[in-house]
RNA sequence: UUCUUCGGGGCAGGGUGGGAUUCCCUACCGGCAGUAUAGUCUGCGAACCGCAUAGGCGGCCGAUCCGGUGCAAUUCCGGAACCGACAGUAUAGUCUGGAUGAGAGAAGAA
Numbered sequence: 001u002u003c004u005u006c007g008g009g010g011c012a013g014g015g016u017g018g019g020a021u022u023c024c025c026u027a028c029c030g031g032c033a034g035u036a037u038a039g040u041c042u043g044c045g046a047a048c049c050g051c052a053u054a055g056g057c058g059g060c061c062g063a064u065c066c067g068g069u070g071c072a073a074u075u076c077c078g079g080a081a082c083c084g085a086c087a088g089u090a091u092a093g094u095c096u097g098g099a100u101g102a103g104a105g106a107a108g109a110a
């Protein structure tokens, strides 16, 4: 440098209602790289918005504290919190859809 493969999880149970996995109680989930092992630190991807509309460029981009151990941890252990695009639908992080898509990147081959 080229090619191949891989590359996102989750409402069990109950309440109200004509109708809700969307409301209420409760439950459950956590992309990639870095760093003492991270959804909440740093950076990135995706989504979203604008321009272009062939590639792309710009913008936007959620949320954590306390105690303990230790050379070192907002990453481990204990405790208590918090966050989650767009469209559809009874108001959705978890259903359906764009998406058999895209992609940070990981592994392998030449």
Stems, first nucleotide, its partner, number of pairs: 001110006013025003027094002029084002031044004039082002048059004064080005086097003
Molecule: FMN riboswitch aptamer (RFN element)
Organism: mouse gut metagenome